Molecule: Bacterial RNase P class A
Organism: Actinomycetes bacterium
RNA sequence: GGAGCAGGCCGGGUGGCCGCGAGUCGCUAGCGCGGCUCGAGGAAAGUCCGGACACCGCAAGGCAGGGCGCUGGGGCAAAUCCCAGGCGGCGAAAGCCGACGGAAAGUGGCACAGAAAACACACCGCCGAACGCGGCUCUCGCAAGAGACCGGCGUGGCAAGGGUGAAAAGGUGGGGUAAGAGCCCACCAGCGCCAUGGCGACAUGGCGGCUUGCUAAACCCCGCCCGGUGCAAGGCGAACAGACCCCGCGAUGAGGUUGCCCGCCCAGGGGCCGGGUAGCUGCUCGCGCCGCCGAGCAAUCGGCGGCCUAGACGGAUGGCCAUCCUCGACAGAAUCCGGCUUACAGGCCUGCUAACGGA
Numbered sequence: 001g002g003a004g005c006a007g008g009c010c011g012g013g014u015g016g017c018c019g020c021g022a023g024u025c026g027c028u029a030g031c032g033c034g035g036c037u038c039g040a041g042g043a044a045a046g047u048c049c050g051g052a053c054a055c056c057g058c059a060a061g062g063c064a065g066g067g068c069g070c071u072g073g074g075g076c077a078a079a080u081c082c083c084a085g086g087c088g089g090c091g092a093a094a095g096c097c098g099a100c101g102g103a104a105a106g107u108g109g110c111a112c113a114g115a116a117a118a119c120a121c122a123c124c125g126c127c128g129a130a131c132g133c134g135g136c137u138c139u140c141g142c143a144a145g146a147g148a149c150c151g152g153c154g155u156g157g158c159a160a161g162g163g164u165g166a167a168a169a170g171g172u173g174g175g176g177u178a179a180g181a182g183c184c185c186a187c188c189a190g191c192g193c194c195a196u197g198g199c200g201a202c203a204u205g206g207c208g209g210c211u212u213g214c215u216a217a218a219c220c221c222c223g224c225c226c227g228g229u230g231c232a233a234g235g236c237g238a239a240c241a242g243a244c245c246c247c248g249c250g251a252u253g254a255g256g257u258u259g260c261c262c263g264c265c266c267a268g269g270g271g272c273c274g275g276g277u278a279g280c281u282g283c284u285c286g287c288g289c290c291g292c293c294g295a296g297c298a299a300u301c302g303g304c305g306g307c308c309u310a311g312a313c314g315g316a317u318g319g320c321c322a323u324c325c326u327c328g329a330c331a332g333a334a335u336c337c338g339g340c341u342u343a344c345a346g347g348c349c350u351g352c353u354a355a356c357g358g359a
Base pairs, nucleotide, nucleotide: 001356003353004352005351006350007349008348009347010346012324013323014322015321016320017319018318020039021038022037023036024035025034026033027032041330045341046340048339049338050337051336052335053230054229055228056227065226066225067224068223069222070085071084072083073082074081086100087098088097089096090095101221102220106219107218108215109214110213123162124161125158126157127156130155131154132153133152134150135149137148138147139146140145170188171187172186173185174184175183189211191208192207193206194205195204196203197202234281235280236279242273244271245270246269247268255265256264257263288307289306290305291304292303293302294301295300325328
């Protein structure tokens, strides 16, 4: 130099003009007008988890259904999140990925190929030990017959090798055998027990018997957790018209006149439906953001100082012009937070690696 890895950050800038929403101040009889301040994101998205909050339900508990599953720590309202580590896989490395309890409880599945895909099996192949058959062969025997030899054939023995497959019944080597085989032995893998180290997951070492395919984001088993519905939750709650019902209708009743009496006035008054509708509220200050210091490997925590930062409901956050540059991606709040996942033109900063090239 180029390549790569990890973490953090930005997401057109500046100026002018016009416009939109919210708050506040001033003016105005009112409609409104004007000034000032603020006005989308790292994902506001998917709505996949977890909570706050709200209402409903509920004796304890259980079924069904769903979620999660290595160890230690962190934060917390909680989590499946985060950090550090163990184990496994990938990479030359920095580093990355992992639903990471159980396959000797049971059930099921394993395409194609292949003999066989799980109570193993035999296509090619190997063997000729055992039984039977055969043989221009040899030996013994007077003969009947017996033995040897020949894998030549059948019954048979084997699973080492070939071949199939993603995967073939532990692997490699030696012994052994007719040929073979954990049949025996050594090492390795796996399983069990013990010792040591570690808080622990686990690692290392020793001993033992001699072996168990893969699949649980297949059913299932074990352990732990989960009541339901979501701001269209929920709270407050009208007015007018009109329908229905009840009381009263000329002063002995009802109503108004500040609580009561008198006095005066008046012909209507009340309930209910309309409608839990319209409207208002919930609504945004929240374990909030920024900076510095300290503790810790880190996640994170503690202290001090500073700041207020959208809140709509026909739903605002935009447009034009000038100029500059590297020519501008994905996308847009809707109760609020903590996570995860997905999308994203281009650019900046920090730390790191050595399979490559050069000095």